[in-house]
RNA sequence: GGACAGGUGCCAGAGUGGUCGAAUGGGCUCGCCUGGAAAGCGAGUGUGCGCGAAAGCGUACCGAGGGUUCGAAUCCCUCCCUGUCCG
Numbered sequence: 001g002g003a004c005a006g007g008u009g010c011c012a013g014a015g016u017g018g019u020c021g022a023a024u025g026g027g028c029u030c031g032c033c034u035g036g037a038a039a040g041c042g043a044g045u046g047u048g049c050g051c052g053a054a055a056g057c058g059u060a061c062c063g064a065g066g067g068u069u070c071g072a073a074u075c076c077c078u079c080c081c082u083g084u085c086c087g
Base pairs, nucleotide, nucleotide: 001086002085003084004083005082006081007080010026011025012024018070027045028044029043030042031041032040046061047060048059049058050057051056063079064078065077066076067075
């Protein structure tokens, strides 16, 4: 330099046009259980911005920036990063 695969929440990881800010598992927090733990069970748990006393509400965000579309994590373009193979 070329080809291919991949980048999604704290971590792993599914989702390939609408039902999805997002399944599932782990982690963490609270509760139940226990003499106390572990295991098990239940609930909750991303970030930024704005409003708000708070609770909460609204909005944006799927590596970054553009484009297509009524609608994009998903399709197209450019770039960044990781891995494999070729030279």
Molecule: transfer RNA
Organism: Rubritalea squalenifaciens DSM 18772